[in-house]
RNA sequence: GGCGGUGUAGCUUAGUUGGCUAGAGCGUCCGGUUCAUACCCGGAAGGUCGAGGGUUCGACUCCCCCCGCCGCUA
Numbered sequence: 001g002g003c004g005g006u007g008u009a010g011c012u013u014a015g016u017u018g019g020c021u022a023g024a025g026c027g028u029c030c031g032g033u034u035c036a037u038a039c040c041c042g043g044a045a046g047g048u049c050g051a052g053g054g055u056u057c058g059a060c061u062c063c064c065c066c067c068g069c070c071g072c073u074a
Stems, first nucleotide, its partner, number of pairs: 001073007010026004019057001028044005050066001052064003
């Protein structure tokens, strides 16, 4: 250089042949329980879905181009 895969919450990730408000577990915070801590139970916050552009009434999803990471190959 060429080809392929991948990027979603602090971490690990689900997701939809394009459609109503993007979910879960762990973690964090608040509360309950306890003499107290942990476990357990309830609740909350936290995401410009890697950047930019395009198509569309509508994009995490499709297209283009970049960036990071992984693999194969010359």
Molecule: transfer RNA
Organism: Bacillota bacterium